[in-house]
Context: one part of a larger RNA
RNA sequence: CUGGGCGUAAAGCGUACGUAGGUGGCUUGAUAAGUCGGAUGUGAAAGCCCUGGGCUCAACCUGGGAACUGCAUCCGAAACUGUCUGGCUAGAGUAAGGGAGAGGGCAGCGGAAUUUCCGGUGUAGCGGUGAAAUGCGUAGAUAUCGGAAGGAACACCAGUGGCGAAGGCGGCUUCCUGGCCCAUUACUGACACUGAGGUACGAAAGCGUGGGGAGCAAACAGGAUUAGAUACCCUGGUAGUCCACGCUGUAAACGAUGAGAACUAGAUGUUGGACGCAUCGGGCGUUCAGUGUCGCAGCUAACGCGUUAAGUUCUCCGCCUGGGGAGUACGGCCGCAAGGUUGAAACUC
Numbered sequence: 001c002u003g004g005g006c007g008u009a010a011a012g013c014g015u016a017c018g019u020a021g022g023u024g025g026c027u028u029g030a031u032a033a034g035u036c037g038g039a040u041g042u043g044a045a046a047g048c049c050c051u052g053g054g055c056u057c058a059a060c061c062u063g064g065g066a067a068c069u070g071c072a073u074c075c076g077a078a079a080c081u082g083u084c085u086g087g088c089u090a091g092a093g094u095a096a097g098g099g100a101g102a103g104g105g106c107a108g109c110g111g112a113a114u115u116u117c118c119g120g121u122g123u124a125g126c127g128g129u130g131a132a133a134u135g136c137g138u139a140g141a142u143a144u145c146g147g148a149a150g151g152a153a154c155a156c157c158a159g160u161g162g163c164g165a166a167g168g169c170g171g172c173u174u175c176c177u178g179g180c181c182c183a184u185u186a187c188u189g190a191c192a193c194u195g196a197g198g199u200a201c202g203a204a205a206g207c208g209u210g211g212g213g214a215g216c217a218a219a220c221a222g223g224a225u226u227a228g229a230u231a232c233c234c235u236g237g238u239a240g241u242c243c244a245c246g247c248u249g250u251a252a253a254c255g256a257u258g259a260g261a262a263c264u265a266g267a268u269g270u271u272g273g274a275c276g277c278a279u280c281g282g283g284c285g286u287u288c289a290g291u292g293u294c295g296c297a298g299c300u301a302a303c304g305c306g307u308u309a310a311g312u313u314c315u316c317c318g319c320c321u322g323g324g325g326a327g328u329a330c331g332g333c334c335g336c337a338a339g340g341u342u343g344a345a346a347c348u349c
Stems, first nucleotide, its partner, number of pairs: 004320003007303002012317001014201004021194003025088003029084003033081002035077008049065006091191001092188005097182003103177003107173003110154001115149007125136002162169002206247006215241002220236004258316006266294012298305002322349003331342004
């Protein structure tokens, strides 16, 4: 390489959109590029293979055949693929009617709590721990009442509940805005699926500029603990956490499970619709879309998966090929930097 694989053994890109490419529904006619059949020419000889002959055999030599799976031309076939042409509606989409939602963005508003400040009451402690101490407090703390300021987060509701492609999203309200579901018609007529490059989005931390700073808190300081304690515990505390704009582009970015489609027992819970039956009570049933649990067949090394498949198949992409060295070095590209991305070898077991 041919293969075999990718939940946990190596292996699904963090996610989406989409270019090229690959693949693609039912049907009419045409064509004959692929495909199939036949013919002709060619496919040197030797060799290999089959079968005769010659050296006493063999090796060796020699006759004939086959083969040379290929290429070219011509004739023919028309199912399938392709191309052209006409049609269709089951895929896909559009419109009209309903529906649910922490989907996104901007602005405004609200209450509880922490902290600080001001004022009142009040007096000797408070705080903290396993126990303490550092710390705070007679310059009046802690506690308590009233007021003010400011920042951040939104208890209950709350739910293997909902929404989103993923990251993620939770107080209330206006405005702007994306997607989804259901039901019935009408319309378009394969317009589809995937997607190398590419583009966009992408938690936290981090970076740049300017704000903001209540609480928390890397670093740091002190107090403890300890043989030591650059920790765990305590008292403080700066970046940061927050906002705007710009960068970074990584995570156990996880369902460790790529996307799309079809098929293959059920049971039970729950979310959002629609329909039917009702002895209309919180009832029963059907169906579509999600989200869980259990489970048949089947699959799996086992664990387990099991109509939300890891079952049975198809299409397309990504990725893997012993451990270490190493996600390192070098080079390229990207970045302000931190670093990211692509990604070896020697050597060694």

Small-subunit ribosomal RNA, central domain from a metagenome, 349 nucleotides, folded computationally.
RNAcentral holds the full RNA, with entries from SILVA.
Rfam family: Bacterial small subunit ribosomal RNA.